[in-house]
């Protein structure tokens, strides 16, 4: 300085021919139990890294920028 590859709920993740943002576990509440532990149920919780473009519509395509990891100089 050039190249890859990753950024999505608090955690670790899923989500491709562009069309409703999801799962586990955490969390909050109800039930079961004398209580815990546990099982069941509802339920909150998101700028999809950040800006721009293309499009009736963008997590998804294009560029830019920011971050980590990493390869090569």
């Nucleotide at each position: 300085g050039g190249g890859g590859c990753u950024g999505u709920a608090g955690c670790u993740c899923a989500g491709u021919u562009g069309g409703c943002a999801g799962a586990g576990c955490g969390c909050u509440u109800c039930g079961a139990u004398g209580g815990c532990a546990u099982c069941g149920a509802a339920g909150a919780g998101g700028u999809c890294a950040g800006g721009g473009g293309u499009u009736c519509g963008a997590u998804u395509c294009c560029c830019c920028u920011c971050a980590g990891c990493u390869c090569c100089a």

This is a predicted structure of a 73-nucleotide RNA (transfer RNA) from a Nitriliruptorales bacterium. Model confidence (mean pLDDT): 82 of 100. The sequence was found in a public genome assembly. NCBI's taxonomy places the organism under Bacteria, Bacillati, Actinomycetota, Nitriliruptoria, Nitriliruptorales. It matches the Rfam family "tRNA". By type it is a transfer RNA.